The RNA shown here (c-di-GMP-I riboswitch aptamer) has 98 nucleotides and comes from a Gammaproteobacteria bacterium. Its mean pLDDT, the model's own confidence on a scale to 100, is 82. The model forms 95% of the base pairs in the Rfam consensus. It was read from a public genome assembly, where an Rfam model found it. It matches the Rfam family "c-di-GMP-I riboswitch aptamer". Rfam describes the family as follows. GEMM was predicted in a large-scale screen for bacterial structured RNA regulatory elements.

RNA sequence: GCGGCCAGUGGGCAAACCCAUCGAAAGGUGGGGACGCAAAGCCACCGGUCUAAGGGCGGGAAUCUGAGUGCAAAGCCUAGGAUAGCGGGGCUGCCGAA
Numbered sequence: 001g002c003g004g005c006c007a008g009u010g011g012g013c014a015a016a017c018c019c020a021u022c023g024a025a026a027g028g029u030g031g032g033g034a035c036g037c038a039a040a041g042c043c044a045c046c047g048g049u050c051u052a053a054g055g056g057c058g059g060g061a062a063u064c065u066g067a068g069u070g071c072a073a074a075g076c077c078u079a080g081g082a083u084a085g086c087g088g089g090g091c092u093g094c095c096g097a098a
Base pairs, nucleotide, nucleotide: 012037013036017032018031019030020029021028022027035085041091042090043089045088046087047086048083049082050081054078055077056076057075062069063068
């Protein structure tokens, strides 16, 4: 010097909750705060979960001889939104004895 990793030192991050702020929401960001975390550093590629503004379905009134047209609300579906502190995967990485 390289490999290696037990323990430890020094440090790191920050759940719930509160305040501010952005967002339709889920949630994000900043401050306070610590439940926890050895990748709780980074990336939505795969699965899961959350949300549904927009879009789709739906459908009262209205219109019509009728077929039909049309469409407020409820309700249902939908990710291109979110979650990396749900799991997998990828990338990166500090100290470190025998």